[in-house]
RNA sequence: UCUUUAUCGCGAGUGGUGGAGGGACAGGCCCUGCGAAGCCACAGCAACCGGUCGGCGGAUGUCCGAUGCCAGGUGCUAAUUCCUUCCCGUCCGAACAGUUUCGGAGGGGACAGAUGAGGA
Repeated sequence: UCUUUAUCGCGAGUGGUGGAGGGACAGGCCCUGCGAAGCCACAGCAACCGGUCGGCGGAUGUCCGAUGCCAGGUGCUAAUUCCUUCCCGUCCGAACAGUUUCGGAGGGGACAGAUGAGGA
């Protein structure tokens, strides 16, 4: 870098350093000299991988035990992935009488992205 798969409406920040950007991209809208990014320290969140106890089962488990318990490897700690694009149903409202138009709500899927685990 490519690829497979799971998850993405929950949760969690202070200090030092640094000195103007940051929120992936574009637009919007935000954050930021009451100090951005980056780096460091400590703290925290979560439970993907990992470890571990009991139950059930023929079993190597999408199982149960509050999300079993722990927190070693990652990750994360403004705003739903901050919002958006396309496709297919459903519902509501308005105009109107068509195989219609417009607006809105919600569901499913695709694309893009992030993170974990596996593969090339």